[in-house]
RNA sequence: ACGAUGACGAUGCCGAAUUGUCACGUUCCGUGACAAACGGGGGAUCCCGUAUUGGGGUGAGUCGACCGUAUGGUCGUAGGGCCUACCUCUCCCUGCCCGAACCCGUCAGCUAACCCCGGAGGCACUAAUUCUGAGAGGAGAA
Numbered sequence: 001a002c003g004a005u006g007a008c009g010a011u012g013c014c015g016a017a018u019u020g021u022c023a024c025g026u027u028c029c030g031u032g033a034c035a036a037a038c039g040g041g042g043g044a045u046c047c048c049g050u051a052u053u054g055g056g057g058u059g060a061g062u063c064g065a066c067c068g069u070a071u072g073g074u075c076g077u078a079g080g081g082c083c084u085a086c087c088u089c090u091c092c093c094u095g096c097c098c099g100a101a102c103c104c105g106u107c108a109g110c111u112a113a114c115c116c117c118g119g120a121g122g123c124a125c126u127a128a129u130u131c132u133g134a135g136a137g138g139a140g141a142a
Base pairs, nucleotide, nucleotide: 009125011124012123013122014121018036019035020034021033022032023031024030038118039117040116041115042114047109054107055104056103057102058101063076064075065074066073067072079098080097081096082095086138087137088136089135090134091133
């Protein structure tokens, strides 16, 4: 110097996915229950819609071209994220990435009342040839 692994952290990132109380236990960010932040679905009138080739939901994750017998692969793309380290929003600049997966089961447009459900998981340790800032609002400490 490079690579791998592990630990720490009131650190950072995607995401709705964070917090509190109680109980249990194999003491592990364990299991279960209740509740809240936050998130999703169903569901009238009115409005929309005209299907029957099934259709629909969460999500940024849709569509196209080419290759292949096919599982699949390549290149793009609607769209999405990060590089602003107290937080949020807007704009500008540059680069890097994603562009999946799963579920319902013949059934669902919108939708007040009302009903139901989720409240996970996965990464990073700040790298570089190149790599900017500006504005507004808020929070907190002394």

A computed fold for a 142-nucleotide RNA from a Bacillota bacterium, annotated as c-di-AMP riboswitch aptamer (ydaO/yuaA leader).